[in-house]
Context: one part of a larger RNA
Parts: sequence; structure tokens; C1' cells
RNA sequence: GACGAACGCUGGCGGCGUGCUUAACACACGCAAGUCGAACGGAAAGGCCUCUUCGGAGGUACUCGAGUGGCGAACGGGUGAGUAACACGUGGGUGAUCUGCCCUGCACUCUGGGAUAAGCCUGGGAAACUGGGUCUAAUACCGGAUAGGACCAUGCUUUAGUGUGUGUGGUGGAAAGUUUUUUCGGUGUAGGAUGAGCCCGCGGCCUAUCAGCUUGUUGGUGGGGUAAUGGCCUACCAAGGCGGCGACGGGUAGCCGGACUGAGAGGUUGGUCGGCCACAUUGGGACUGAGACACGGCCCAGACUCCUACGGGAGGCAGCAGUAGGGAAUCUUCCACAAUGGGUGCAAACCUGAUGGAGCAAUGCCGCGUGAGUGAAGAAGGUCUUCGGAUCGUAAAGCUCUGUUGUUAGAGAAGAACACGUGCUAGGUAACUACUAGCGCCUUGACGGUAUCUAACCAGAAAGUCACGGCUAACUACGUGCCAGCAGCCGCGGUAAUACGUAGGUGACAAGCGUUGUCC
Repeated sequence: GACGAACGCUGGCGGCGUGCUUAACACACGCAAGUCGAACGGAAAGGCCUCUUCGGAGGUACUCGAGUGGCGAACGGGUGAGUAACACGUGGGUGAUCUGCCCUGCACUCUGGGAUAAGCCUGGGAAACUGGGUCUAAUACCGGAUAGGACCAUGCUUUAGUGUGUGUGGUGGAAAGUUUUUUCGGUGUAGGAUGAGCCCGCGGCCUAUCAGCUUGUUGGUGGGGUAAUGGCCUACCAAGGCGGCGACGGGUAGCCGGACUGAGAGGUUGGUCGGCCACAUUGGGACUGAGACACGGCCCAGACUCCUACGGGAGGCAGCAGUAGGGAAUCUUCCACAAUGGGUGCAAACCUGAUGGAGCAAUGCCGCGUGAGUGAAGAAGGUCUUCGGAUCGUAAAGCUCUGUUGUUAGAGAAGAACACGUGCUAGGUAACUACUAGCGCCUUGACGGUAUCUAACCAGAAAGUCACGGCUAACUACGUGCCAGCAGCCGCGGUAAUACGUAGGUGACAAGCGUUGUCC
């Protein structure tokens, strides 16, 4: 000098940050991932209409519970347990690869079929849930046709090479919906963008009181597997591979941009923010999917907790709040989707503990205030005194002002751009509409009646902490008497203590000050 700090004393305000470093300990309760009726059969509930015996029935689709289906749920958010490793950083390779949504080019969107959930009927079970019969739809599922530039095999060209171009043979895809059009879609293929996988050079901890390690081990061939290379896996063959330039083992640890310190070189560190990685009660596994071996998905095993009719079931806060525990120690079971961003949807919109805000904490940094001017009878009082005086001290009182902050009252934001609706103009059309673009109007604020501004009122409501022997700025009196005590080091205290305790004075910093811990 610094801190994600803690402790003691003290404490007025604002802005901006920060806030479980310990038990990756266990979690009550609420929320954190939904959305689409413009994919589908439909109508549980509400609205509207009709009928009514006033019980109800029927219709519509304004709308919509549950269900089928699509997209999302692999993002966003948390944590740092593991990991000494191609995990990370940096620079490359991929002629060894994939990539939903998005953009661009080309071609197409023909014709059929059988089911099933919901519904209805009926069972089992305490529950979780589950069985049977029967009916039905689709952008759900399955056939057929069409197609080469796609894929496979094999030639030629070019290439260091499996890439590019070109020839021959074989294999396989499409789905509709909306209101007529439009719009939004669907399929194949080529390219782009984005994201990801894999490989390599180099770099960054301690330990030799760890010196030898290794059998899928090292390499080859055939096969399997993957989007893809590869002992990744397997059969056979060979006997290799690594190591004093530290293998193997042990300990510790997420890595980086950065941060702190330092003149620098270095040393230490990786909290907040950003990038990457890993994990989601512990261990293992796959399914779905463009993408996971998946925090709020599934299956199995273990520990723990809960329900049970004892037969069987349910759960996973290292999401946001919050609870218990641990600890020196770390916050509200708040408001809103108004903005930014994300998911779905044509859209309106819905969802969003991401995010935007508010709350708590002097936890940090920065700023402001606790008044300003004048005022010597140097008042009273305190302390010291050589008893003359000195000092607190222009300090106070008094007089004249100001109103930052405060209190009260009034005015009152920027953050809002959109989108929808509506009107006009242009494109579009033979023309109108739809659609597209532009312009005008309307409308949207959690924070918040907040920031800010104005007026009135009152010096009124706002200063402490530590030190004063030397290092080190700042001294006297009394008490105590090697006691009580102080102390970072030297050391102080045994009767005149500037070192202990108190008082007066003084010094330093200041809404803080001091101590402790850690790093330089």
C1' cells in the first nucleotide's frame, strides 16, 4: 500500500460498487420453462345466442381445461467438488468432421393406407398410477410414383495426399393450414453464416525421504464403432513404448483476461465482471434429439428424508428468496416484465427469481455536511503555577448572516423505441383487396410522486477514535509503588513514572478511528 474481511468504540446524508472465503452440509414453503386453436379431434370452465318444466338442454367458437402433434426445454441461472489434463492460454491443422433455427441459389410439394390418444363403456389399487372393450383426427405414423448434382462401387484428370472436375453401374424423400388471393410453411441439394467435435507445436505448481514405469502396453494387418481420425474396441502378428531435459508415484490446485504490490525485474492472487472447462445427493447407464450421456428428463444401485391400508410409492435449492447447522463472518420468504435479452406464436400476446429495480449492511471508493463573519471585559469555569501569572482561547457568550443537509408544502422527469389499431402516400394489381415501405394520430413506466426544481422555517437535529519514552507528529499534574498494569521492537513500573491509571493540554486521521489476519 491492498482486502469479498472480522473485532472494539463511535455513527448525519448521497452516488456507485460489493456482500457464505467455513459444511459440493441438510433443506419446510413459494416461485425459477413454457408456448402454439393460423397443425388436430374436440368443448371441461367462462362469455354470447336460442329453447326451458327454471332442474336444465342445444348452438357458436369470443375463447379454451385435459389430450395428440410441433418448437423450446442442451440457452439463460448456480457452484468450483473433481481435474497437473490438449483442462486452460496462445498459434496452427481438419485432404478426418457435424451444424436445428437464420441467409442465398436451383428443383419439387403427385397419389394412397392402417392405426391411436382424448371421448364413451367397464375393471384393479390406500395412493402413485394402471388394465380391457369400442369410436375418431392430424403438419402424428407407414406405403407407391417422380429426380441427379445426393450416397456407394469403379475408371480418367489434377493434387504430396481420400479434395476438384468428369464417365459407367446400383440405392432412396416431400405435409399441409389460413379467408379466394396473399402470408407462414414442407422436401431434396449446393453454398454461406453461426456454433461445435477431433488433432498438434509451445507455455504456466511442489516433492527423488517417489527411480524405474507399462500388456491394449508400443506398432502393424483385417474387422467393428463414430459425424469424424485413432487400441476407441476386437482377432491375429511383431516386441515394442516412456524415463535424470525427471517417467511412474505422492501432495496441492479449476485455467485465463485480469487484480494487488513494486522504479522495474519480479512476487502473490484468480472474489465481483468477461472467456473456457467441469459438476448438479453419491456411482453407473443409455433414450430422445441438430445438439445431452441432460441441475428443475428417464432407468438401475447406494446413503438420507417423507407417505402408506405394509402390498407399495415420493424426493433431490452448487436457480431466486428463505430455514437449520458450521463459523470471527456475509442480505429481502420484496416489485415489475416498463426497458434490454431469451422461448413459443403470422400476430396480439403469454412465460421469463435472466434482467431492470427497490430493501438490508459504514462492507469499500468518492462527494457533502455538522455552520459563516465579527467579537478581549482576554468573562465564568477547568488545569498548571515560581501565586506574579500562564493556558484552554476568538474558543464561548453577544451581534450580523447563510440554508448545503433537514422539516413542511407545491411542481415534476429522461429512461419510450416499438408493436397493435387507425388515416394518408408510394410500390404491388388490368382494377380493388391482401401484402410491403414511409409518414401522421392513438397507446405503453416496476422504479416513483423517485431524481430534480421552487417556496417557507430554524444554527436549530448531526464528532468521534487512537496516540503523546525512542523509532514517530504530540507533556504536565495527581494516584500507584517490580503491585496494578503496559508492550510492535528496544523496554517501562521497586515513592518525585513525559512509558501503568485518571485529569487537563497536545498531535494525527475523520463518519470514521484503532486492533487482528493475509499478500507485496
Model confidence (mean pLDDT): 81 of 100. A computed fold for a 520-nucleotide part of an RNA from an uncultured bacterium, annotated as small-subunit ribosomal RNA, 5' domain. The full RNA is in RNAcentral, with records from ENA and SILVA. Its Rfam family is "Bacterial small subunit ribosomal RNA". Gene Ontology terms of the family: structural constituent of ribosome and ribosome.